RNA sequence: GGGCUCGUAGCUCAGUCGGUAGAGCAUUUGACUUUUAAUCAAAGGGUCAUGGGUUCGAAUCCCGUCGAGCUCA
Numbered sequence: 001g002g003g004c005u006c007g008u009a010g011c012u013c014a015g016u017c018g019g020u021a022g023a024g025c026a027u028u029u030g031a032c033u034u035u036u037a038a039u040c041a042a043a044g045g046g047u048c049a050u051g052g053g054u055u056c057g058a059a060u061c062c063c064g065u066c067g068a069g070c071u072c073a
Base pairs, nucleotide, nucleotide: 001072002071003070004069005068006067007066010025011024012023013022019056027043028042029041030040031039049065050064051063052062053061
C1' cells in the first nucleotide's frame, strides 16, 4: 500500500427488506427482610466513531475520513 470485517447505553451485544433505538449485566430508588445478600417493581443513562450525500424520513443505502481486528504483498 491492496482486500475483508467491525465501530450502537458504563460493559457484552441485538436491531440487516429505510419509519425515528432495545435486551442482559451494572447504577439509582422503592417493596420484601432484624441486617446484608437474593428476589420483585420502577427510573436514569445513547447527537448509533466522524464529515458529507440520497430520501418526506437514515443506526440501516452511497462516498470520504478516523480507529480496531484479520489477511495479501